[in-house]
RNA sequence: GGCCUGAUAGCUCAGUGGCAGAGCACCGCAUUGGUAGUGCGGUGGUGCGAGUUCGAUUCUCGCUUGGGCCU
Numbered sequence: 001g002g003c004c005u006g007a008u009a010g011c012u013c014a015g016u017g018g019c020a021g022a023g024c025a026c027c028g029c030a031u032u033g034g035u036a037g038u039g040c041g042g043u044g045g046u047g048c049g050a051g052u053u054c055g056a057u058u059c060u061c062g063c064u065u066g067g068g069c070c071u
Stems, first nucleotide, its partner, number of pairs: 001070007010024004018054001026042006047063005
């Protein structure tokens, strides 16, 4: 220098052009004599910028950053 791939919640990961989900964690309530556990409910997120589109987390381009390959 070139190529491939990842970036989504506090953590580990799904997802797909039409409201973004799970598990764990966190908060509240119930249960208990009190904890733990369990049940119910809740908070919280698409790396940054631009483009296409009625509509972008998804498609396109660039940037940043992690991983890998070639020279």
Transfer RNA from uncultured Lacipirellula sp., 71 nucleotides, folded computationally.
The sequence is in RNAcentral, with records from MGnify.
The prediction has a mean pLDDT of 82.
Lineage of the source: Bacteria > Pseudomonadati > Planctomycetota > Lacipirellulaceae > Lacipirellula.